[in-house]
RNA sequence: GCGGAUGGCUGGAUGGCUGCGCGAAAGCGAGGAAAGUCCGGACUCCAGGAAGGCAUGGCGCCGGUUAACGGCCGGCCGGGGUAACCCGAGGGAAAGCGCCACAGAAAACAAACCGCCCUGCGUAUGUGGGGUAAGGGUGAAACGGUGGGGUAAGAGCCCACCGCUUUGGGGGCAACCUCAAAGGCACGGCAAGCCCCGCCAGGAGCAAAGCCAAAUAGGGGUCUCGCGGGCAUUGCCCGGGCACUACCACCCAGAGACCCGGGUUGGCUGCUAGAGCGUGUUGGUAACAAUACGCCCAGAUGAAUGGUCAUCAAAGGGCGGCAACGCCCCGAACAAAAUCCGGCUUACAGGCCAUCCGCAAAU
RNA sequence: GCCGGUGUAGCUCAGCUGGUAGAGCACGUCAUUCGUAAUGAUGGGGUCGGGGGUUCGAGUCCCUUCACCGGCACCA
Numbered sequence: 001g002c003g004g005a006u007g008g009c010u011g012g013a014u015g016g017c018u019g020c021g022c023g024a025a026a027g028c029g030a031g032g033a034a035a036g037u038c039c040g041g042a043c044u045c046c047a048g049g050a051a052g053g054c055a056u057g058g059c060g061c062c063g064g065u066u067a068a069c070g071g072c073c074g075g076c077c078g079g080g081g082u083a084a085c086c087c088g089a090g091g092g093a094a095a096g097c098g099c100c101a102c103a104g105a106a107a108a109c110a111a112a113c114c115g116c117c118c119u120g121c122g123u124a125u126g127u128g129g130g131g132u133a134a135g136g137g138u139g140a141a142a143c144g145g146u147g148g149g150g151u152a153a154g155a156g157c158c159c160a161c162c163g164c165u166u167u168g169g170g171g172g173c174a175a176c177c178u179c180a181a182a183g184g185c186a187c188g189g190c191a192a193g194c195c196c197c198g199c200c201a202g203g204a205g206c207a208a209a210g211c212c213a214a215a216u217a218g219g220g221g222u223c224u225c226g227c228g229g230g231c232a233u234u235g236c237c238c239g240g241g242c243a244c245u246a247c248c249a250c251c252c253a254g255a256g257a258c259c260c261g262g263g264u265u266g267g268c269u270g271c272u273a274g275a276g277c278g279u280g281u282u283g284g285u286a287a288c289a290a291u292a293c294g295c296c297c298a299g300a301u302g303a304a305u306g307g308u309c310a311u312c313a314a315a316g317g318g319c320g321g322c323a324a325c326g327c328c329c330c331g332a333a334c335a336a337a338a339u340c341c342g343g344c345u346u347a348c349a350g351g352c353c354a355u356c357c358g359c360a361a362a363u
Numbered sequence: 364g365c366c367g368g369u370g371u372a373g374c375u376c377a378g379c380u381g382g383u384a385g386a387g388c389a390c391g392u393c394a395u396u397c398g399u400a401a402u403g404a405u406g407g408g409g410u411c412g413g414g415g416g417u418u419c420g421a422g423u424c425c426c427u428u429c430a431c432c433g434g435c436a437c438c439a
Stems, first nucleotide, its partner, number of pairs: 001359010012312007020029003031334001035345002038343005043205004048248002051245002056201005061075005076090001077088004091196002096194002098190003113136002115132007144162006163185001164183008209269004219260007228238004239252003262438003276295008316329005364435007373388004382419001390406005412428005
């Protein structure tokens, strides 16, 4: 210099005029994604309590982190890349069921189309019987692979190496790695098909929920469950109800749901100080945790954060110049809070920084 | 804001447990008719909304994204 990998940052500044929202005032006033609403929580209401179970849904190598997670960090294994590095829904297919179209002899316990070998008949093309699975052919996939021996031809039939299974030793918290021995090999693929194993999960959502005010016909209909018994003064026993089961508590009376019709289209709380932000220190490889100091940072409700002018700056581009530099252009994207957080995913103009890898050249 | 659903031919819809995408209407051509309609015969037309993954193979299973549609206020 060229090409690449990873991580992070930025998303203009100042001033004038003008226009908004919150607030008594001072003052404050969009984002890295405020987005999609894909996960996880906080919070609120519903089911009386705390257990257990069933169904359904989700997650899935191992360890850690966290309020929680399907997130994040570190590691293992597999795959890709010369490398930096990247990708992986990555438990179980020797518990069971199911599927594997077409082609092919055969698609999962066996089987043989062409072929090879032996053999009967026949002069021969051939044909009958038997052996075989090395080769050919089909397919996404063909019952361990390569080489040698062996054989009539062949075959783990035998041997070496590789793979696999089992057992044992060592290392590691673990996933897993490694060493040795034995076994001729038994085990095809699909679980983002059912399923099995382990773990997690009650339902709804701020239009949750609570309060105030106004108005109306406080009207009509349908459905569900219930409307206990005995002894008997307060009590006891039996029965029933409260989400499947048992237990405890409570209740035994009306309660609840939906539809038609009617009315309002107001206000307040929830509402923003929080798993908060910034800087530093300590522990940890890291995610993260602990701690000290400092800071207060939108709360609107058809919904504010806008418009315009001027000046300036960084990077970028073009021209001129050996260079310092000068002149000109651009000064842009995606998009915008709506209860609040932690993530993920997607969109994004112009740039910037750091670390690393490969190639080439020079020193 | 929150929740749910649908995308397959020009239109309306099928497509069950993954195995070559179908139907009706519409369209083209021919026949029939003096001509048109109707009828009959025949033919064309599909990135299955887009992208990615699982699988030998995806309209179908999974993830992501886009577009469209619907529901949810309070009081008696």
Two RNAs folded together computationally: RNase P RNA and transfer RNA, 439 nucleotides in total. It holds a member of the Rfam family "Bacterial RNase P class A". By type it is a ribozyme. The coordinates come from a structure-prediction model, not an experiment, and the mean pLDDT is 78.